Predicted 3D model of a 74-nucleotide RNA (transfer RNA) from an SAR202 cluster bacterium. It matches the Rfam family "tRNA". By type it is a transfer RNA. The sequence was found in a public genome assembly.
RNA sequence: GGGCGGUUAGCUCAGUUGGUUAGAGCGCAUCGUUGACAUCGAUGAGGUCAUUGGUUCGAAUCCAUUACCGCCCA
Repeated sequence: GGGCGGUUAGCUCAGUUGGUUAGAGCGCAUCGUUGACAUCGAUGAGGUCAUUGGUUCGAAUCCAUUACCGCCCA
C1' cells in the first nucleotide's frame, strides 16, 4: 500500500424484512433475607448505537466518508 471483518450500557455480546419504547449476561445502587458476610429474591440507575454526510414518511439496520481495532496479502 491492497483486501476482508468489526465498532451497540462500565465489561462481554445479541438485535429477524428499515417500523413506533434498543436488549441479555456479568458488574453497580437500593431494599428484603442473615447475628454479620456470602448466596438468593425484588426494584432501579446506566446508551450522542464510533464520526460526518446522504437515501427514506421512517435508519442501530441501507449508501458514502473519516477514525480506531483485528485478520490476510504484498